[in-house]
Context: one part of a larger RNA
Molecule: small-subunit ribosomal RNA, 3' major domain
Organism: uncultured prokaryote
RNA sequence: UGACGGGGACCCGCACAAGCGGUGGAGCAUGUGGUUUAAUUCGAUGAUCCGCGAAGAACCUUACCAGCUCUUGACAUGGAAGUCAUAGUUUUAUGAGAGUAAAACGUCGGUUUGGCCGGACUUCGCACAGGUGGUGCAUGGCUGUCGUCAGCUCGUGUCGUGAGAUGUUGGGUUAAGUCCUUUAACGGGCGCAACCCCUAUUUUCAGUUGCUAACAGGUUAUGCUGAGAACUUUGAAGAGACUGCCAGUGAUAAACUGGAGGAAGGUGGGGAUGAUGUCAAGUCCUCAUGCCCCUUAUGAGCUGGGCUACACAUGUGCUACAAUGGCGGCUACAAUAGGUUGCAAAGAGGUGACUCUGAGCCAAUCCAUAAAAGCCGUCUCAGUUCGGAUUGUUCUCUGCAACUCGAGAGCAUGAAGUUGGAAUCGCUAGUAAUCGCUGAUCAGCACGCAGCGGUGAAUACGUUCACGGGUCUUGUACA
Numbered sequence: 001u002g003a004c005g006g007g008g009a010c011c012c013g014c015a016c017a018a019g020c021g022g023u024g025g026a027g028c029a030u031g032u033g034g035u036u037u038a039a040u041u042c043g044a045u046g047a048u049c050c051g052c053g054a055a056g057a058a059c060c061u062u063a064c065c066a067g068c069u070c071u072u073g074a075c076a077u078g079g080a081a082g083u084c085a086u087a088g089u090u091u092u093a094u095g096a097g098a099g100u101a102a103a104a105c106g107u108c109g110g111u112u113u114g115g116c117c118g119g120a121c122u123u124c125g126c127a128c129a130g131g132u133g134g135u136g137c138a139u140g141g142c143u144g145u146c147g148u149c150a151g152c153u154c155g156u157g158u159c160g161u162g163a164g165a166u167g168u169u170g171g172g173u174u175a176a177g178u179c180c181u182u183u184a185a186c187g188g189g190c191g192c193a194a195c196c197c198c199u200a201u202u203u204u205c206a207g208u209u210g211c212u213a214a215c216a217g218g219u220u221a222u223g224c225u226g227a228g229a230a231c232u233u234u235g236a237a238g239a240g241a242c243u244g245c246c247a248g249u250g251a252u253a254a255a256c257u258g259g260a261g262g263a264a265g266g267u268g269g270g271g272a273u274g275a276u277g278u279c280a281a282g283u284c285c286u287c288a289u290g291c292c293c294c295u296u297a298u299g300a301g302c303u304g305g306g307c308u309a310c311a312c313a314u315g316u317g318c319u320a321c322a323a324u325g326g327c328g329g330c331u332a333c334a335a336u337a338g339g340u341u342g343c344a345a346a347g348a349g350g351u352g353a354c355u356c357u358g359a360g361c362c363a364a365u366c367c368a369u370a371a372a373a374g375c376c377g378u379c380u381c382a383g384u385u386c387g388g389a390u391u392g393u394u395c396u397c398u399g400c401a402a403c404u405c406g407a408g409a410g411c412a413u414g415a416a417g418u419u420g421g422a423a424u425c426g427c428u429a430g431u432a433a434u435c436g437c438u439g440a441u442c443a444g445c446a447c448g449c450a451g452c453g454g455u456g457a458a459u460a461c462g463u464u465c466a467c468g469g470g471u472c473u474u475g476u477a478c479a
Stems, first nucleotide, its partner, number of pairs: 001479002003476003007473007015463002019427005026319008034310002042053002064305007073128001077127002079124006088105007108118003130294002133292003139288002141283003144279001146277001151190006157166003170181003196271004201239007211228002215226003242265001245259005321420001325379006338367002342361002346357004386417001391412007433455007
């Protein structure tokens, strides 16, 4: 100087407390461990792994296994020789296919007319290719974490023999090393804050595809039409919030408390933004890369299988156990986002998944039912008209192909489950809870993920205790 203490003081955080809803019990989905297996590819694996890499394993992907094949190679550059009747397309035979053998069609460009140049292909053999092989404890890059915590440092000066100290401590204050003040320190940098984006109010400008107050026309009805530029809205430029104003407290400071005005008040709300460093943290399977290793194989192609196994254990979710509900009928209101190998209205068929015809739309123009909510009826507390697992069967869709191994529909079947032990998690406001919608990936496959809006609470006395963190101080036989 640090680190540590079941030392001290002060402070903060959904850290506890106060509340609301979960997990832990059930079924299923999904990940992991374990076991099994020819293989169940690999990595992640306290917080900081476990719906994680994977924004989507039937083939492919795919790295794994079995079998069948290739060896200058699936891919690149160079050399030599050859072909240009090349490449390519189609067909036949054979094979599980990769491939092998043949047939047909096809007949490169330039040109100085020289196989001269370019380009392509074949063969040869050599340099080499290739490796998701090893090492993340050789590395770059990227990332997690402490932590959006308020810290981390430097120059000069001063003090100390020196390691170092001071500044950065003290008194206040703040979300903040934020600011004020004191002061052997005076200044500076990286962080904090601000600058950036979205959102809440408003002005001006601009009105189509959006809007419709006034005027006119028309309709059973509807901005439907003429028209309008008020409103809503869209999107460009501004305004607006700064403790600016008032009162009190305070040290005449910084600031705090209350108030006014205001759409908004003291960081308005949300996002992006992550200092010095820590964990030899993660990643050599994104990529790049040193060294080591393989080179008729640890490389390459193909078929089939596996990654989907299943006494079990566990994480994360979904659905429930019902009446604040289930079922049936009627009926209302969004936002984000997306669409041409696409989104698809309307009509017809089907109980339904879906099918047929197909208007419109490269979109504020066309497309897609919001659901919970509301009204009416029914059920009447039951393992039920709760719950939907499982199983049987018949179908639909995607796709060469749904056996291993997809999703969906109809009928039948109708399991566990009556609110969950110890324990444990999330959340402070348009939040929790609850309800649906959209998108990426994607032929198909979403209870996951990323977004969007609808309805919309309770509680916070407080900091004694448990956890994590910050500052100062103290002890130490630790470095």